[in-house]
Molecule: c-di-GMP-I-GGC riboswitch aptamer
Organism: Thiobacillus sp.
RNA sequence: ACCGAACAGGGCAAACCCGCCGCGAGACGGGGACGCAAAGUUUCCGGUCUCGAUCACUCAGAUCGAGAUAGCGGGACUGCCGGUA
Numbered sequence: 001a002c003c004g005a006a007c008a009g010g011g012c013a014a015a016c017c018c019g020c021c022g023c024g025a026g027a028c029g030g031g032g033a034c035g036c037a038a039a040g041u042u043u044c045c046g047g048u049c050u051c052g053a054u055c056a057c058u059c060a061g062a063u064c065g066a067g068a069u070a071g072c073g074g075g076a077c078u079g080c081c082g083g084u085a
Base pairs, nucleotide, nucleotide: 001084002083003082004081011036012035016031017030018029019028021026034071040077041076042075044074045073046072047069048068049067050066051065052064053063054062055061
């Protein structure tokens, strides 16, 4: 540097339920496991979603601002075990 999840130690935790915070997308804690070899960290880029404003207003939509999502993809940084060079 690349490959892998058979081995050792193990790790994380979707949906759903309960509590709680938020206008909301959603966050957090407990239970629970669909999955994950970075499902560790980071909004830098794109996507999606929410709230507000403006334009338009028949519908569809556009722009701006503030947010959510790292388990949507990419980038950056870091890391356990085994194998190959």